[in-house]
Context: one part of a larger RNA
Molecule: small-subunit ribosomal RNA, 3' major domain
Organism: uncultured bacterium
RNA sequence: UGACGGGGGCCCGCACAAGCGGUGGAGUAUGUGGUUUAAUUCGAUGCAACGCGAAGAACCUUACCAGGGCUUGACAUCCUGCGAACCUUUAAGAAAUUAGAGGGUGCCUUCGGGAACGCAGUGACAGGUGGUGCAUGGCUGUCGUCAGCUCGUGUCGUGAGAUGUUGGGUUAAGUCCCGCAACGAGCGCAACCCACGUUUUUAGUUGCCAGCAUUUAGUUGGGCACUCUAGAAAGACCGCCGGUGAUAAACCGGAGGAAGGUGUGGAUGACGUCAAGUCAUCAUGCCCCUUACGUCCUGGGCUACACACGUACUACAAUGCUACGGACAAAGGGCAGCAAACUCGCGAGAGCUAGCAAAUCCCAUAAACCGUGGUUCAGUUCAGAUCGUAGGCUGCAACUCGCCUACGUGAAGUAGGAAUCGCUAGUAAUCGCAGGUCAGCAUACUGCGGUGAAUACGUUCCCGGGCCUUGUACA
Numbered sequence: 001u002g003a004c005g006g007g008g009g010c011c012c013g014c015a016c017a018a019g020c021g022g023u024g025g026a027g028u029a030u031g032u033g034g035u036u037u038a039a040u041u042c043g044a045u046g047c048a049a050c051g052c053g054a055a056g057a058a059c060c061u062u063a064c065c066a067g068g069g070c071u072u073g074a075c076a077u078c079c080u081g082c083g084a085a086c087c088u089u090u091a092a093g094a095a096a097u098u099a100g101a102g103g104g105u106g107c108c109u110u111c112g113g114g115a116a117c118g119c120a121g122u123g124a125c126a127g128g129u130g131g132u133g134c135a136u137g138g139c140u141g142u143c144g145u146c147a148g149c150u151c152g153u154g155u156c157g158u159g160a161g162a163u164g165u166u167g168g169g170u171u172a173a174g175u176c177c178c179g180c181a182a183c184g185a186g187c188g189c190a191a192c193c194c195a196c197g198u199u200u201u202u203a204g205u206u207g208c209c210a211g212c213a214u215u216u217a218g219u220u221g222g223g224c225a226c227u228c229u230a231g232a233a234a235g236a237c238c239g240c241c242g243g244u245g246a247u248a249a250a251c252c253g254g255a256g257g258a259a260g261g262u263g264u265g266g267a268u269g270a271c272g273u274c275a276a277g278u279c280a281u282c283a284u285g286c287c288c289c290u291u292a293c294g295u296c297c298u299g300g301g302c303u304a305c306a307c308a309c310g311u312a313c314u315a316c317a318a319u320g321c322u323a324c325g326g327a328c329a330a331a332g333g334g335c336a337g338c339a340a341a342c343u344c345g346c347g348a349g350a351g352c353u354a355g356c357a358a359a360u361c362c363c364a365u366a367a368a369c370c371g372u373g374g375u376u377c378a379g380u381u382c383a384g385a386u387c388g389u390a391g392g393c394u395g396c397a398a399c400u401c402g403c404c405u406a407c408g409u410g411a412a413g414u415a416g417g418a419a420u421c422g423c424u425a426g427u428a429a430u431c432g433c434a435g436g437u438c439a440g441c442a443u444a445c446u447g448c449g450g451u452g453a454a455u456a457c458g459u460u461c462c463c464g465g466g467c468c469u470u471g472u473a474c475a
Stems, first nucleotide, its partner, number of pairs: 001475002003472003007469007015459002019423005026314008034305002042053002064300007073125001077124002079121005086103007107114002127289002130287003136283002138278003141274001143272001148187006154163003167178003193266004198234007207224003212221002237260001240254005316416001320375007332363003337356002342351003382413001387408007429451007
């Protein structure tokens, strides 16, 4: 100087407390461990691995296994020879591939040849998701959006170092004020950026409709006032008033205001820590393989199943379930696409065919909610696992191993032990919608809106963190 303490002081955080809802019990989905297996590819492992890499394993992907093939190679550059490329077709085979048959003669040219492509040969080389993340770059997680981490000059100390950065106040903040052997400065904080909330203005189609006509319908005329869209600007600064305070910084209350003291949310992550994670995104040193640890193909596996754990979904019901009727979103996507209407089908869907590269058309009926009827506390008109049969869709192909529909079947489950998690407001809880991935496949993920709470006395205690101080046989 640090680190540590079941030392002290001050302070903060959904850290506790006060509340609301869960997990842990059930069934299923999914990930992991373990076991099994020819293979169940690899990585991630307290917080910070476990719906994680994977924004989607039937083939492909695919890296794994079995079998069948190739060896200058599936891919790149160079050299030589032949042939344009390419198209059709026969046989063998699971395919890769192997052995043939036929057609075809293009483009540029200095007529020597050349370009692109295919086949054969030669060697330089290719190739490796093989190893090492403890050789590395890059990227990322975490402490933590915590308020810290340092430097120059000066001063003090023999020196390591100290001071500044400590102290009195204050703040979300090393934020600001005052004091002070310090005076300044840098990286962080804040602000500058984006979105939302208010107003003005510009513009008025595909959007809107107040008044005037018109219509089944903003449909049409007309209009751009309103809504909205998308550009520009204004607005919030403790600016004003009162009080407290050291006359400071600031804090408390009030007015005005759409918004008030960081307005709310996001993006933004200092010096560093964990030899944290990643050689399997990529790049890369070294080591290793080179008729194989490379590469092509078929089939299988990654989907196994006594069990254990994590994360979710659905429930156990009456604030519910069910039948019929009625209402209100936002944000997205669409041409190898989204698909209306109409017809058929109980339905999944099929047929046919408008419109739309979209403020125009489509996906697209939002659901919870409201009204009426049924159900009356039961393993039930709860719950829906499992299984049977019959179908639909995608795709070369749904056996291993997809999704959906109809009918039948109707399991566990009656609120979950010890323990444990999230959340402070348009939040929790609850309800649906969309998107990416994608041929097909979503209870996951990322967004969007609808309805919409309770509680916070307080900081004694648990956990994590910041500053000062003290002890130490620790570095």